[in-house]
RNA sequence: CGUACGAAUAGGCAAAGCUGGUGAAAAUCAGUGACGCAAAGCUACAGGGACUGUGCUGGAGGAAUUCCAGUAUGUCAGCCAGCUGCCGAA
Numbered sequence: 001c002g003u004a005c006g007a008a009u010a011g012g013c014a015a016a017g018c019u020g021g022u023g024a025a026a027a028u029c030a031g032u033g034a035c036g037c038a039a040a041g042c043u044a045c046a047g048g049g050a051c052u053g054u055g056c057u058g059g060a061g062g063a064a065u066u067c068c069a070g071u072a073u074g075u076c077a078g079c080c081a082g083c084u085g086c087c088g089a090a
Stems, first nucleotide, its partner, number of pairs: 005088002012037002017032006035078001041083003047080002049076003055071006
């Protein structure tokens, strides 16, 4: 120095819940808060997977601002994955 690995140190991120904003929803942003994290950094048509269903399509219904099924162009990187990367004991 590299690979593997994860003791310590420095610095870092921030689950659930709560408050406020956005959104049809999933979810997300800010504050608060720490369950955890060595990639909890980045990447979401062009890897897999999950969530939602405004709209659209089909069906039910006398009709509805109703019900059922399908569907991503919406969302998730704290599910796996890909790429990059801090510290340095055994």

A computed fold for a 90-nucleotide RNA from Paenibacillus koleovorans NBRC 103111, annotated as c-di-GMP-I riboswitch aptamer.
It matches the Rfam family "c-di-GMP-I riboswitch aptamer". About the family: GEMM was predicted in a large-scale screen for bacterial structured RNA regulatory elements.
Taxonomically the source falls in Paenibacillus koleovorans (Bacteria, Bacillati, Bacillota, Paenibacillaceae).